[in-house]
Model confidence (mean pLDDT): 82 of 100. The RNA shown here (c-di-GMP-I riboswitch aptamer) has 100 nucleotides and comes from a soil metagenome. The sequence is in RNAcentral, with records from MGnify.
RNA sequence: AAAAGGCAAACCGGUCGAAAGGCCGGGACGCAAAGCUACAGGGCCUAACCCGCCGGGCGUCUUUCUGACGCGCCCGCCGGCAAGGCAGCCAGUUGCCGAA
Numbered sequence: 001a002a003a004a005g006g007c008a009a010a011c012c013g014g015u016c017g018a019a020a021g022g023c024c025g026g027g028a029c030g031c032a033a034a035g036c037u038a039c040a041g042g043g044c045c046u047a048a049c050c051c052g053c054c055g056g057g058c059g060u061c062u063u064u065c066u067g068a069c070g071c072g073c074c075c076g077c078c079g080g081c082a083a084g085g086c087a088g089c090c091a092g093u094u095g096c097c098g099a100a
Base pairs, nucleotide, nucleotide: 006031007030011026012025013024014023015022016021029088035093036092037091041090042089043086044085045084050080051079052078054076055075056074057073058072059071060070
């Protein structure tokens, strides 16, 4: 370079998930590894749970009413956090053909 093939982006439908994202079907942008490996390399994405700040509401303390402080619960918003995720980011690892 050929030959035999392989995979399948975006998008659409379904499904799981809090999300990132995964799976199935359609579909092809591309890929010599777009095969495999993600707590036991780096990097990237999400932030459920949890922690913290701020705001609001309810309750509690009292002989009654009101109110302050503190405490508890709920809601909203912001920040942090992965043993959640991405291998078609780098990396590690395995590998088809064979003119040179």